A computed fold for a 75-nucleotide RNA from a Bacillota bacterium, annotated as transfer RNA. Its Rfam family is "tRNA". Its family is annotated with triplet codon-amino acid adaptor activity in the Gene Ontology. By type it is a transfer RNA. About the family: Transfer RNA (tRNA) molecules are approximately 80 nucleotides in length.
[in-house]
RNA sequence: GGGGGAAUAGUUCAGCGGCCAGAAUGCCGGACUCCAAAUCCGGAGACGCAGGUUCGAGUCCUGCUUCCCCCGCCA
Repeated sequence: GGGGGAAUAGUUCAGCGGCCAGAAUGCCGGACUCCAAAUCCGGAGACGCAGGUUCGAGUCCUGCUUCCCCCGCCA
């Protein structure tokens, strides 16, 4: 330098172009308990950045950034 993949709650992952963007776990509050654990109920919390397409983009396109894999070049 070329090709491919990934980037979404703190973490691990879902998410036909129309969903209020979800789950598990963690966190906060409550119930239960003598106290705690477990269990149950409730809550907060996210689309890497910038453009474009579209009536509508987490999803499609372009560029950039970071990480992973493969190939090549120079020395």